[in-house]
Molecule: Fluoride riboswitch aptamer (crcB RNA motif)
Organism: uncultured Spirochaetales bacterium
RNA sequence: AUCGAGAGAGGCGAUGAGGCUCGCCUUGAACCGCCGGUUUGGCUGAUAGCCUCUAUGAAGGG
Numbered sequence: 001a002u003c004g005a006g007a008g009a010g011g012c013g014a015u016g017a018g019g020c021u022c023g024c025c026u027u028g029a030a031c032c033g034c035c036g037g038u039u040u041g042g043c044u045g046a047u048a049g050c051c052u053c054u055a056u057g058a059a060g061g062g
Base pairs, nucleotide, nucleotide: 009026010025011024012023013022016053017052018051019050020049021048033043034042035041
């Protein structure tokens, strides 16, 4: 210096924050939404999942 393994640590899971749980990746990585269709049209959601907060959207009531 290179390769492999283990431990630790870090990062990520379609737009924000906190807690818990799960999964993935090891920096040339994990990850960067779906459907139809390719002139271009349509749809869901702040979550990977649960709870809470914030922002936003829809409906109803005062």